[in-house]
RNA sequence: UGCAAGCUUAGGGGCGGGGCGUGAUUCCCCACCGGCGGUAUAGUCCGCGAGCGCGUUUUGCGUAUGACGGGGCGAGAUUCCCCGACCGACGGUUACAGUCCGGAUGAAAUAAGGUUUUU
Numbered sequence: 001u002g003c004a005a006g007c008u009u010a011g012g013g014g015c016g017g018g019g020c021g022u023g024a025u026u027c028c029c030c031a032c033c034g035g036c037g038g039u040a041u042a043g044u045c046c047g048c049g050a051g052c053g054c055g056u057u058u059u060g061c062g063u064a065u066g067a068c069g070g071g072g073c074g075a076g077a078u079u080c081c082c083c084g085a086c087c088g089a090c091g092g093u094u095a096c097a098g099u100c101c102g103g104a105u106g107a108a109a110u111a112a113g114g115u116u117u118u119u
Base pairs, nucleotide, nucleotide: 002118004116005115007113008112009111010110016030017029018028019027031099032098033088034087035048036047037046038045043086044085053061054060068084069083070082071081072080090102091101092100
């Protein structure tokens, strides 16, 4: 230094103002938020995870999983800068939820650090 095994730790943000109403952080107007790896720095590219469904527990299988255009600089950016858009699981609720409550003091992609073996 590489490989393998196993361990420890970390590992998701956001409703503030106004309106109608008996009732809405759920509707309407404005506002606010953006997991992990890759790549010129990404919610919208490529891939992964979470979620949902199936299955006898696990491994897993299947489905589904949301969304971007224009211009500029540059060797190179759907990632930077400017402009204008768009998207967001399930269950709950006096009224429809990306932002409230709940599963969740959970799980996970992944990141970091020890340990052991071996080269």
FMN riboswitch aptamer (RFN element), 119 nucleotides, folded computationally. It matches the Rfam family "FMN riboswitch aptamer (RFN element)". Gene Ontology term of the family: FMN binding.